RNA sequence: GUAGAGGCGCGCUGCCUAUCAGUACCCGUGCGAGGAUGAUCCCGAUGAUGCCGGAGAAAGGAGUCAGCGCCGAAGUCACUUGAGCCAUCAUGCCAAGUGGCUGGGUCUGUGUCGAAUAGGCACAGAACUGCCAUAGUAUUAAUUCCUAUGGAGCGCUAC
Numbered sequence: 001g002u003a004g005a006g007g008c009g010c011g012c013u014g015c016c017u018a019u020c021a022g023u024a025c026c027c028g029u030g031c032g033a034g035g036a037u038g039a040u041c042c043c044g045a046u047g048a049u050g051c052c053g054g055a056g057a058a059a060g061g062a063g064u065c066a067g068c069g070c071c072g073a074a075g076u077c078a079c080u081u082g083a084g085c086c087a088u089c090a091u092g093c094c095a096a097g098u099g100g101c102u103g104g105g106u107c108u109g110u111g112u113c114g115a116a117u118a119g120g121c122a123c124a125g126a127a128c129u130g131c132c133a134u135a136g137u138a139u140u141a142a143u144u145c146c147u148a149u150g151g152a153g154c155g156c157u158a159c
Base pairs, nucleotide, nucleotide: 001159002158003157004156007071009070010069011068012067013066014065016063017062026054027053028052030051031050034043035042038089039088040087074102075101076100077099078098079097080096081095082094103129104128106126107125108124109123110122111121112120113119131151132150133149134148135147136146138144
């Protein structure tokens, strides 16, 4: 370099579902003075905010199924740059780059992101699983099985 393997394996797209939420926005009645933001602008006696009644979402996030692409698949964190949203800035979301971490999924706990009792990530713990190394028992023609310890995808197998 090429081709492969792992398994509740990874990602993308689409449909659907629940959640978001009886929330936001809107309308109506009465009360009557403050309300709102991370911050500024701002909203309010031409009646705001809130309470009550009516009507009532969406995005982001998640899951099932199907299709497609795959096996550093990919994810996440930090920083930088760009784009978009907002009245504006910041945060966040999206894309790219650089660097760090994670073999894989499952469960529990803590922290963090999150509307979240969902889910992601980090750390700790538990059993499981694939691979490799070392030592040992048994066995064989080659070897293979088992046990213990250790390791990480910069790995492992074949050429």

A computed fold for a 159-nucleotide RNA from Vibrio rhodolitus, annotated as Lysine riboswitch aptamer. Its mean pLDDT, the model's own confidence on a scale to 100, is 77. The sequence is in RNAcentral, with records from MGnify.